[in-house]
């Protein structure tokens, strides 16, 4: 080179083309405790990046970045 599949929070993952993008561990604050921890409440924090299609896109569509398998 070429052909597949993949990218959503710090990690792992959800989300029939429709609503505020949901949840586990992590991570902050709080009740608890002698103190930690465990419980139990709250909060915070994401769709790689540019376009198209549509009323509406996380999703379909194309380029491009990365990553992974393969084949030469």
């Nucleotide at each position: 080179g070429c052909g597949c599949c993949c990218a959503u929070a710090g990690c792992u993952u959800a989300a029939c083309g429709g609503a505020u993008a949901a949840a586990g561990c992590a991570g902050a604050a709080g009740u608890c405790u002698u103190c930690g921890g465990a419980a139990c409440u709250u909060c915070a924090g994401a769709u790689g990046c540019g376009g198209g299609u549509u009323c509406g896109a996380u999703u379909c569509c194309u380029g491009c970045u990365g990553g992974g398998c393969g084949c030469g």
Predicted 3D model of a 72-nucleotide RNA (transfer RNA) from a Patescibacteria group bacterium.
NCBI's taxonomy places the organism under Bacteria, Bacteria candidate phyla.
It matches the Rfam family "tRNA". It is annotated as a transfer RNA.
RNAcentral holds the sequence, with entries from ENA.